Context: one part of a larger RNA
RNA sequence: UGACGGGGACCCGCACAAGCGGUGGAGCAUGUGGAUUAAUUCGAUACUAACCGAAGAACCUUACCCAGGUUUGACAUCGAGGGUAAUCCUAUGAAAGUAGGCCCCCGGCCCACAAGGCCGGCCCGAAGACACCUGUUGCAUGGCUGUCGUCAGCUCGUGCCGUGAGGUGUUUGGUUAAGUCCAGCAACGAGCGCAACCCUCGUCCAAUGUUGCCAGCGGGUAAAGCCGGGAACUCAUUGGAGACUGCCGGUGUAAAUCGGAGGAAGGUGGGGAUGACGUCAAGUCAGCAUGGCGGUUACGCCUGGGGCUUCACACAUGCUACAAUGGAUGCAACAGAGGGCAGCAAAAUCGCGAGAUGGAGCUAAUCCCACAAAUACAUCCUCAGUUCAGAUUGCAGUCUGCAACUCGACUGCAUGAAGGCGGAAUCGCUAGUAAACGCAGGUCAGCUAUACUGCGUUGAAUACGUUCCCGGGUCUUGUACA
Numbered sequence: 001u002g003a004c005g006g007g008g009a010c011c012c013g014c015a016c017a018a019g020c021g022g023u024g025g026a027g028c029a030u031g032u033g034g035a036u037u038a039a040u041u042c043g044a045u046a047c048u049a050a051c052c053g054a055a056g057a058a059c060c061u062u063a064c065c066c067a068g069g070u071u072u073g074a075c076a077u078c079g080a081g082g083g084u085a086a087u088c089c090u091a092u093g094a095a096a097g098u099a100g101g102c103c104c105c106c107g108g109c110c111c112a113c114a115a116g117g118c119c120g121g122c123c124c125g126a127a128g129a130c131a132c133c134u135g136u137u138g139c140a141u142g143g144c145u146g147u148c149g150u151c152a153g154c155u156c157g158u159g160c161c162g163u164g165a166g167g168u169g170u171u172u173g174g175u176u177a178a179g180u181c182c183a184g185c186a187a188c189g190a191g192c193g194c195a196a197c198c199c200u201c202g203u204c205c206a207a208u209g210u211u212g213c214c215a216g217c218g219g220g221u222a223a224a225g226c227c228g229g230g231a232a233c234u235c236a237u238u239g240g241a242g243a244c245u246g247c248c249g250g251u252g253u254a255a256a257u258c259g260g261a262g263g264a265a266g267g268u269g270g271g272g273a274u275g276a277c278g279u280c281a282a283g284u285c286a287g288c289a290u291g292g293c294g295g296u297u298a299c300g301c302c303u304g305g306g307g308c309u310u311c312a313c314a315c316a317u318g319c320u321a322c323a324a325u326g327g328a329u330g331c332a333a334c335a336g337a338g339g340g341c342a343g344c345a346a347a348a349u350c351g352c353g354a355g356a357u358g359g360a361g362c363u364a365a366u367c368c369c370a371c372a373a374a375u376a377c378a379u380c381c382u383c384a385g386u387u388c389a390g391a392u393u394g395c396a397g398u399c400u401g402c403a404a405c406u407c408g409a410c411u412g413c414a415u416g417a418a419g420g421c422g423g424a425a426u427c428g429c430u431a432g433u434a435a436a437c438g439c440a441g442g443u444c445a446g447c448u449a450u451a452c453u454g455c456g457u458u459g460a461a462u463a464c465g466u467u468c469c470c471g472g473g474u475c476u477u478g479u480a481c482a
Stems, first nucleotide, its partner, number of pairs: 001482002003479003007476007015466002019429005026320008034311002042053002064306007073130001077129002081124003088101005105121006132295002135293003141289002143284003146280001148278001153192006159168003172183003198272004203241007213230002217228003244266001247260005322422001326381005332375001338369003343362002348357003388419001393414007435458007
């Protein structure tokens, strides 16, 4: 100087408390461990691994296993030599391929009637240089990432103090979300962080009005901005305004704080992006790049099939429930944000349905996906393993796709399991939040998505307080630690 303390003081955080809803019990989904296996590819392992890499394993992917093949190779550059094509047909094979048959190479120049010659493209190709490796080392590395932590810290120049390590500044008293600001001080300044500048939401103004809108005028319909038209409103796009403790009062030297006014918004207005010096030899050589080492008729490459989907068990994250604040049926209403040409697909017809036929329209504020669902109203069920719950299984089908056996999703009928609100323990959340409800997207032929990323609809309770648990910051103290 740090680190540590079941030392002290002060402060903060959904850290506790106060509340609301969960997990832990059940069934299922997914991931992991373990076991199994020819193989169940590899990585990630307290917080910071375990719906993680994977924004989608039937083949492919695919790295694993078995089998069949191949050796200048699937790919790149050079290459002596050559100019048969590719496509197609036959045989064989599970395919990769192998063997045979048929068979116009293309462009430029010389010459042009033709033949021929040269060069180039393209293809074949001996030998060899080389290719190749998801082989190893993340403890050789770059880059990127997690975490402490959006915590308020981490440092430097000059000066001063100390023999020196170092200190001071950065401590102290206030204040703040903040090393934020103020006052004081052997310090005076400065940098990286904080804040602001950026995006978005909330209010207003102006401009522009199509594909969006419809107040007033006219037409028109069963109805409908449907039409003429309008530029008011909503909305869209762009540019501005607006919030600064600016104003008033109390306290205070000040910084500031408490209350108020005005205001759409008030003291960082809400949300996002943004992550200092560093820590964990943290993670990743399998995203990529890359040093060293290793393989080179194989640890490379091609193909068929299988596996990654197993299952006495254990753990993690979720979904669905256990019902009446509910379930079922009918009828009625209200979003936002997205996606669409190898695409989204309407009307109409068929089917109980998944879906099929069909193809209008749309390269989209125009058309489509697309009926939002919780909700309201009406009726039934009356507390039961039930008109709760839906696992499992049987049969019959639909769709995608060379192909649904291993191993897809969905539909109809039948079947109807566990489950009576869950021990010890434990998690999330402070407001348009929690909880509940649905919708969309990416990946994607299809989908095991209950995941993830967004979007809106309905919409709470509680916070006395900081004694205690956890984590963190500042000062101080002790230390046999570095």
Source information: Small-subunit ribosomal RNA, 3' major domain from a metagenome, 482 nucleotides, folded computationally. Model confidence (mean pLDDT): 82 of 100.